[in-house]
c-di-GMP-I riboswitch aptamer from a mouse gut metagenome, 78 nucleotides, folded computationally. The coordinates come from a structure-prediction model, not an experiment, and the mean pLDDT is 85. The sequence is in RNAcentral, with records from MGnify.
RNA sequence: GCAAACCGUUGGAAACAGCGGGACGCAAAGCUAAGGGGGCUACGGUAUAUCAUCUUGACUAUGCCAGCCCGGCCGCCG
Numbered sequence: 001g002c003a004a005a006c007c008g009u010u011g012g013a014a015a016c017a018g019c020g021g022g023a024c025g026c027a028a029a030g031c032u033a034a035g036g037g038g039g040c041u042a043c044g045g046u047a048u049a050u051c052a053u054c055u056u057g058a059c060u061a062u063g064c065c066a067g068c069c070c071g072g073c074c075g076c077c078g
Stems, first nucleotide, its partner, number of pairs: 001026002006021006024067001030073003035070003038065003044060003
């Protein structure tokens, strides 16, 4: 210097993010998701079941996570 969980509030279908409070921790807990891997969500879409509708389940990222790992860039002290 940053700021976890949690609380309040806003956005979002959700994951999650912004802001305020708050500190578990962190030399990179700075940036990079259009460098690679991994993970989360499933609005929408797809397929199937069903006479149809409703509901549930499965798959799927254009969504999300950098405080999951490797890498790249910047970076304090010695």